c-di-GMP-I riboswitch aptamer from Cryobacterium tagatosivorans, 74 nucleotides, folded computationally. Rfam family: c-di-GMP-I riboswitch aptamer. Rfam describes the family as follows. GEMM was predicted in a large-scale screen for bacterial structured RNA regulatory elements. The sequence was found by an Rfam model in a public genome assembly.
RNA sequence: AGUCGAAAAAGGCACACCUGUCGUAAGGCGGGGUCGCAAAGGCACGGGACCUUAGGGUUAGCCGGUCUACCGAA
Numbered sequence: 001a002g003u004c005g006a007a008a009a010a011g012g013c014a015c016a017c018c019u020g021u022c023g024u025a026a027g028g029c030g031g032g033g034u035c036g037c038a039a040a041g042g043c044a045c046g047g048g049a050c051c052u053u054a055g056g057g058u059u060a061g062c063c064g065g066u067c068u069a070c071c072g073a074a
Stems, first nucleotide, its partner, number of pairs: 004072002012037002017032006035061001041067003045064003048059004
């Protein structure tokens, strides 16, 4: 440095649900919450799903791809 991911340690994220707010909606954001996550960090490029005022949009916690990153047993 790469691969890998431990019944390790430190730190991190936060499903459902509740709540405030924005949006036609899918859904986003803030607070609570904690099912889970080693990229559950970023990017809608490909596929899927979802919404729609049919123009388009949402989803990265559906999968792939790509970029970046904490820790360090085998």
Record summary
The source organism's lineage runs through Bacteria, Bacillati, Actinomycetota, Microbacteriaceae and Cryobacterium.